[in-house]
Context: one part of a larger RNA
Molecule: small-subunit ribosomal RNA, 5' domain
Organism: soil metagenome
RNA sequence: GAACGAACGUUAGCGGCGCGCCUAACACAUGCAAGUCGCACGAGAAAGGGCUUCGGCCCCUGUACAGUGGCGCACGGGUGAGUAACACGUGGGUAACGUUCCCUCAGGCAGGGGAUAACCUUCCGAAAGGAGGGCUAAUACCGUAUACGACCACGGUCCCGAAAGGGACUGCGGUAAAAGCAGGCCUCUGCACGCAAGCUUGCACCUGAGGAUCGGCCCGCGGCCCAUCAGCUAGUUGGUAGGGUAACGGCCUACCAAGGCGACGACGGGUAGGGGACCUGAGAGGGUGACCCCCCACACUGGCACUGACACACGGGCCAGACUCCUACGGGAGGCAGCAGUCGGGAAUAUUGCCCAAUGGACGAAAGUCUGAGGCAGCAACGCCGCGUGCGCGAUGAAGGCCUUCGGGUCGUAAAGCGCUUUUCGGGUGGAUGAGAGCGGACAGUACACCCGGAAUCAGGUACGGCUAACUACGUGCCAGCAGCCGCGGUAAAACGUAGGUACCGAGCGUUAUCC
Numbered sequence: 001g002a003a004c005g006a007a008c009g010u011u012a013g014c015g016g017c018g019c020g021c022c023u024a025a026c027a028c029a030u031g032c033a034a035g036u037c038g039c040a041c042g043a044g045a046a047a048g049g050g051c052u053u054c055g056g057c058c059c060c061u062g063u064a065c066a067g068u069g070g071c072g073c074a075c076g077g078g079u080g081a082g083u084a085a086c087a088c089g090u091g092g093g094u095a096a097c098g099u100u101c102c103c104u105c106a107g108g109c110a111g112g113g114g115a116u117a118a119c120c121u122u123c124c125g126a127a128a129g130g131a132g133g134g135c136u137a138a139u140a141c142c143g144u145a146u147a148c149g150a151c152c153a154c155g156g157u158c159c160c161g162a163a164a165g166g167g168a169c170u171g172c173g174g175u176a177a178a179a180g181c182a183g184g185c186c187u188c189u190g191c192a193c194g195c196a197a198g199c200u201u202g203c204a205c206c207u208g209a210g211g212a213u214c215g216g217c218c219c220g221c222g223g224c225c226c227a228u229c230a231g232c233u234a235g236u237u238g239g240u241a242g243g244g245u246a247a248c249g250g251c252c253u254a255c256c257a258a259g260g261c262g263a264c265g266a267c268g269g270g271u272a273g274g275g276g277a278c279c280u281g282a283g284a285g286g287g288u289g290a291c292c293c294c295c296c297a298c299a300c301u302g303g304c305a306c307u308g309a310c311a312c313a314c315g316g317g318c319c320a321g322a323c324u325c326c327u328a329c330g331g332g333a334g335g336c337a338g339c340a341g342u343c344g345g346g347a348a349u350a351u352u353g354c355c356c357a358a359u360g361g362a363c364g365a366a367a368g369u370c371u372g373a374g375g376c377a378g379c380a381a382c383g384c385c386g387c388g389u390g391c392g393c394g395a396u397g398a399a400g401g402c403c404u405u406c407g408g409g410u411c412g413u414a415a416a417g418c419g420c421u422u423u424u425c426g427g428g429u430g431g432a433u434g435a436g437a438g439c440g441g442a443c444a445g446u447a448c449a450c451c452c453g454g455a456a457u458c459a460g461g462u463a464c465g466g467c468u469a470a471c472u473a474c475g476u477g478c479c480a481g482c483a484g485c486c487g488c489g490g491u492a493a494a495a496c497g498u499a500g501g502u503a504c505c506g507a508g509c510g511u512u513a514u515c516c
Stems, first nucleotide, its partner, number of pairs: 001516001003514001006512005013387006020379001021345001027342002030340003035071003040068002048059004078298003088222007097215002102211007110144001112142002119134006150175003154171007180203006189196003224270003231261003236258008273295004277288004300321005323334004351377001353376003359373001360371004390420004400411004425453006434443001460505005465486003471500005481488002
């Protein structure tokens, strides 16, 4: 000098865009943050309004709440604890693999069955919740049929590969599917009007092939410190067989062998999420890993599996532990490293705001619902950038301050005064883009435009011995004090304190920490 997620002192007018718990991965009151589908299914209110023959009926309404079922909840959002590792980066491999939803193609969707929640009822419990009996539906569940193709076993021909093996065609045998819902129609079929069991369309459903996307696993290379860590290792290293997985593998088990790693740093210890990038620097390099993007890991602590295309699952489950809360003492409930917010810690870091209008996501045929993702607003000079605090004229150089060799010098065209302007400010009127057919705007009566008013509302901070730009007076007298380094202060101190002046920067200016 440059930089900063800064803090502190002091000062402070406005706007745009960013950014804001770096510490206790401390503990958390309260609200919200993941639902949706009635076009899968059964059941189905109350309140309110209207009518009434007082029995009830109609509207709201097949609505609300709840349940079965489907899809989603593995995304999005947070954090950086752990991790020195195939975690990350980069380049490859998978002839060792998976992929819901989406796209393309091929074929199919036949005919049956038994349950069960909700509901009703009996009961247990303070509660959380639970047990028994009875009824019922489905795109829930289970047989049967069929099988283009798929898979399995045994064969044949050919192609590829270094090999393990892979692929194409083919023979015989075996295994495994499916679900409907909604709209329309009368050509066929049935009843013979019209309707649906019929036809058709849409969306679903099943089997397979390909694609797309996303992932799993494996390998080469690369990136911290300590050798005052030198030897480490028993599933250890390899083999055989088996289990397990979507899949290879000592991943796991049994048996067999005795191997495997290491100064090219094993093992141990310390520290740390990695990268794109960011800061600095002419570069090489050094430092960093906030915000944004990619990957990883974690979700009170530890462990475990279930469901599922995907989890060993932040707002799912089970067990154990610590902690907090409720309790009728028998037993239960909870997990903000989501958004706000609270306590605490700290030098230090914000609102318990508005909206789904836009972008995106989940579900839905759609209308739409949900969305603290997101879009906005609020707070903070935390940062960067922009604007303003006026402009012109104005000397006899006022007053006043300071200095003085007492002549004067200086603050200084500075002020006053005169003229002008209105950014900003105040008042008023209008008023968006953002909404790519229609409807729809939180932001917002905001930005912006126009009119009116009046210089009106707005300047500080630090320094002035050298480095380093800027000097005098007084006070003080090795005192009080200053100080980044050198060093100042003991009676004329440009270095302390005050004043005048000056220098630099300016809504900031300094100081401190850190890095180059």